[in-house]
Formats: sequence, structure tokens, C1' cells
RNA sequence: UUCUUAUCAAGAGAAGCAGAGGGAUAUGGCCCUGUGAAGCUUCAGCAACCUCUGAUAUUGUCAGAAAGGUGCUAACUCCUACAAGAUUUUUUGUCUUGAGAGAUAAGAA
Repeated sequence: UUCUUAUCAAGAGAAGCAGAGGGAUAUGGCCCUGUGAAGCUUCAGCAACCUCUGAUAUUGUCAGAAAGGUGCUAACUCCUACAAGAUUUUUUGUCUUGAGAGAUAAGAA
């Protein structure tokens, strides 16, 4: 990097350095940010994918734990984009579902 599977409406931030951007990309919005963005470091926390323990009795399910490997700690993946449907006299708009894209984990190449 690619593929497969699972999840994505919950949860959880302070300090120091730094100094202007950030919210993946791209469209249109909306928002965060000198009352300090990105990034780096330290400490803390959340969750429970891998992991561990027990039960069941099968590769699954249930309950619990958090030492270790990851991940995460503004806003639903911030909303939207493509398709279908509903609503609307029409447009605009609103809602639902799906696809696509993306993120994370585990496995494989």
C1' cells in the first nucleotide's frame, strides 16, 4: 500500500514548549482558534479491538478485569456531495435508507 471482517448517535483533558492555522480529501456550509491552531513532550483519563479471568459448551455467546499492544479524549465520521424513496403545487427546503469516501482494530498478501 491492497484485500477481508467488525465498529463508527456513547465515553474521556490538563500542563509545558511552540506561534497560525485547524476540523482527512474535494463541493457548499457551519464551526474551533493570539482567552493560543497545527506539531512535539509529560501526566491524566475514556473505551474495550487484540489481551487476561470465569461461565456456557463452540470457535460462538455472556459476565468481569485493565498489567501489556493499539486507538481515542469539540461539534453524529461536524453537516453535506452520489442514488432511491417520502414530504412539499413547483423551486428551494426537510426527512429516511443505501452507496461511495474516510477513521480505528484484527487478520492476510